The prediction has a mean pLDDT of 83.
A computed fold for a 72-nucleotide RNA from a Defluviitaleaceae bacterium, annotated as transfer RNA.
It was read from a public genome assembly.
Taxonomically the source falls in Defluviitaleaceae (Bacteria, Bacillati, Bacillota, Clostridia).
Its Rfam family is "tRNA". Rfam links the family to the GO term triplet codon-amino acid adaptor activity.

RNA sequence: GGCCCGUUGGUCAAACGGCUAAGACACGGCCCUUUCACGGCUGAGAUAAGGGUUCGAUUCCCUUACGGGUCA
Numbered sequence: 001g002g003c004c005c006g007u008u009g010g011u012c013a014a015a016c017g018g019c020u021a022a023g024a025c026a027c028g029g030c031c032c033u034u035u036c037a038c039g040g041c042u043g044a045g046a047u048a049a050g051g052g053u054u055c056g057a058u059u060c061c062c063u064u065a066c067g068g069g070u071c072a
Stems, first nucleotide, its partner, number of pairs: 001071007010025003018055001027043005048064005
């Protein structure tokens, strides 16, 4: 350098054009407890960036960035 795959909260991880983006762990608050832990309730937090297609994009297309694989 060519080709292929991937990128979603702090971490893991669902969605397969109809989203108000699920869930688990972790985190904050409250309850429980003499206290901690456990447990219960509740809350905040995410689609790598830009553009395009579409009535509608996490999803399809292009470019860029990053990571991985492979060939040279």